[in-house]
RNA sequence: GGGCGACUAGUUUAAUGGUAAAACAUUUCCUUUACACGGAAGAGAACAGGGUUCGAUUCCUUGGUCGCCCA
Numbered sequence: 001g002g003g004c005g006a007c008u009a010g011u012u013u014a015a016u017g018g019u020a021a022a023a024c025a026u027u028u029c030c031u032u033u034a035c036a037c038g039g040a041a042g043a044g045a046a047c048a049g050g051g052u053u054c055g056a057u058u059c060c061u062u063g064g065u066c067g068c069c070c071a
Stems, first nucleotide, its partner, number of pairs: 001070007010024004018054001026042005047063005
């Protein structure tokens, strides 16, 4: 320099053009003398800009970061 891929909750992963899901973690409560385990409830997220669309996390495009391959 060229090609390809990924970016979603604190972490690891889903799904999807129409209110974004789960596990662990975290908060509160119950349970216990207490802790742990267990049970119930809750909070918490789309890398950035632009475009298409009635509607974009999803489609297109530019940039950023990371990874892989070639030279």